This is a predicted structure of a 96-nucleotide RNA (SAM riboswitch aptamer (S box leader)) from a soil metagenome. The RNAcentral record of the sequence draws on MGnify. Model confidence (mean pLDDT): 88 of 100.
């Protein structure tokens, strides 16, 4: 510094985890992590145009990344609704 509301799973192994953290509240023997094969997704880096640039368009071969839930929710502040709640900006995390 950018971006996070959209995308995309099957086998094999392997056996009790996972969903950073904490609290929820989920997935999970109809089989979790992780390891391996294959197969998608997207477009950060590459690459091809346009442009002084910012910035746009294009492609997908190669270097990352992903493939329950909004980054699952929410943790700090302000607002608003009379309960659960909804809005905004933040922290924190995650990816280049």
């Nucleotide at each position: 510094c950018a971006u996070c509301g959209a995308g995309a799973g099957g086998g094999g192994u392997g056996g009790a985890g996972g969903g950073a953290c904490u609290g929820g509240c989920c997935c999970u023997a109809c089989g979790a992590a992780g390891c391996c094969c294959c197969g998608g997704c997207a477009a950060c880096c590459c690459c091809c145009c346009c442009g002084c640039a910012a910035g746009g368009g294009g492609a997908a071969a190669g270097g990352u990344g992903c493939c329950a839930a909004c980054u699952c929710c929410a943790g700090c502040a302000g607002g608003u609704g009379a309960u659960u709640g909804c809005c905004u900006g933040g922290a924190a995390g995650a990816u280049g």